[in-house]
Background: Predicted 3D model of a 72-nucleotide RNA (transfer RNA) from Enterococcus sp. The RNAcentral record of the sequence draws on ENA.

RNA sequence: CCGCUCAUAGCUCAAUGGAAGAGCGUUGCCCUCCGGAGGCAAAGGUUGAGGGUUCGAGUCCCUUUGGGCGGU
Numbered sequence: 001c002c003g004c005u006c007a008u009a010g011c012u013c014a015a016u017g018g019a020a021g022a023g024c025g026u027u028g029c030c031c032u033c034c035g036g037a038g039g040c041a042a043a044g045g046u047u048g049a050g051g052g053u054u055c056g057a058g059u060c061c062c063u064u065u066g067g068g069c070g071g072u
Stems, first nucleotide, its partner, number of pairs: 001071007010024004018055001026042005048064005
């Protein structure tokens, strides 16, 4: 220098172009002699950044930042 791939909640990861979710964690409540076990509920997200296409974008296109892999 060229190509491929990854980036989504605190962590690990899902999500046919059509309402952004799960597990763990956190917080509250219940249960319990106690709770760090069990049950119920809640909070938590500019989907790395900027732009474009579209009625509609996490998803498609362009640029860009960072990580990983390969080639020269």
Lineage of the source: Bacteria > Bacillati > Bacilli > Enterococcaceae > Enterococcus.
Model confidence (mean pLDDT): 82 of 100.
Its Rfam family is "tRNA". Its family is annotated with triplet codon-amino acid adaptor activity in the Gene Ontology.